Description:
A computed fold for a 343-nucleotide part of an RNA from an uncultured marine eukaryote, annotated as small-subunit ribosomal RNA, central domain. The coordinates come from a structure-prediction model, not an experiment, and the mean pLDDT is 87.
Context: one part of a larger RNA
């Protein structure tokens, strides 16, 4: 390298935007780069092949021949790639007109719940658990009533509903802001598709400064359990969790399934959009299955079916995502990433 492959056996970058590169709609001249073809010249002899000769035959030797191939010069063909000029509208986008949505971001409001203050009422007990004890409470708790203040979340509505590249988004309402989806045909006229390197964006933990702290809560304390219990269970309780600013760059970051285009029976709910209002299109989003496909389990017009482009990434297990070396980071540590050895 040919070949096989990545849902679960190794195997899809977290996800996106994009450069180079790859790949690329329809058609009409032209060209002749590739691609087909024909010839010329060249690839040294000797070697292989083919015929014939010599040595008694073979081996071995002679002579004489023709192939394939390569390059390079020159002729010829134009279907297909390509370059060139030209046209088209199916692809992609642009315009109008509706539209649905937790979709970004900022501001401004609420109303249950919790804890804490105050201030009544009222008295011995609360609390927790298997069961208990630490804790709390005669300095009046627990309960209940009324007032305040916080600070975090936002019941129902809520939905195999919805939105968003992905993480992820849910109280109301204001601003401003992106992206789909319908219908419509007016424009552009291949402008498109992946995308190495590069950037952007990335939950939760966790760093850095400043704030904030109701409730929950690693770490700590303490009480049980228990042969011990650094746990599981109780009772406090500090980073932390919220907010501003940066950092960090990871996850079972999952659909364990990259992406984009075409074709390939149906059924049966649901979202939103038009609509001839029916047994309708089109986009999503879920169930069941036709052919197909899989080791099997399942996939099945959302394919894990049948092609074509392009990227990424596998090659026996363990050592190992380690070591070393570099990038990069305030650190954590992340990203690249082996070999000895062994089975």
């Nucleotide at each position: 390298u040919u070949g096989g492959g990545c849902g679960u056996a190794a195997a899809g970058c977290g996800c996106c935007u994009g450069u180079a590169g790859g790949u690329u709609g329809u058609u009409u001249a032209u060209u002749a780069a590739g691609u087909u073809u024909g010839u010329u010249g060249u690839u040294a002899a000797a070697g292989a092949c083919u015929a014939a000769g010599g040595c008694u035959u073979a081996a071995c030797c002679u002579u004489a021949g023709a192939a394939a191939a390569g390059c390079a010069g020159u002729g010829a063909a134009a279907a297909c790639u390509g370059a060139u000029a030209g046209a088209c509208u199916a692809g992609a986008g642009u315009u109008u007109g509706g539209c649905a949505g937790a979709g970004g971001u900022a501001g401004a409001g609420g109303g249950a719940a919790u804890u804490u203050c105050u201030a009544g009422u009222g008295u011995a007990g609360c609390g927790g658990u298997g069961a208990a004890a630490u804790g709390c409470g005669u300095a009046g708790a627990u309960a209940u009533u009324a007032g305040a203040a916080a600070g975090a979340a936002c019941a129902c509505c809520g939905g195999u509903g919805g939105c968003g590249a992905a993480g992820g988004c849910g109280c109301u309402c204001u601003a401003u802001u992106g992206g789909a989806c319908c219908a419509u045909a007016a424009c552009u006229g291949a402008c498109a598709c992946u995308c190495a390197g590069a950037g952007a964006c990335g939950a939760a933990a966790g760093c850095u400064a400043g704030g904030g702290u109701a409730g929950c809560a690693a770490a700590a304390g303490g009480g049980a359990u228990u042969a011990g219990a650094u746990a599981c269970c109780c009772c406090u309780g500090u980073a932390g969790u919220c907010c501003u600013a940066g950092c960090c760059g990871u996850a079972a970051a999952c659909g364990a399934u990259g992406g984009a285009u075409a074709c390939u029976g149906g059924a049966u709910g649901u979202u939103g959009c038009a609509u001839a209002u029916a047994g309708u299109g089109c986009a999503g989003u879920a169930u069941u299955a036709a052919a197909g496909c899989u080791a099997a389990c399942g996939c099945g017009u959302u394919a894990a079916g049948u092609a074509u482009c392009c990227c990424g990434c596998c090659u026996g297990g363990g050592g190992a995502g380690u070591a070393c070396g570099c990038u990069c980071g305030c650190a954590a540590g992340a990203g690249u990433g082996a070999a000895a050895c062994u089975c």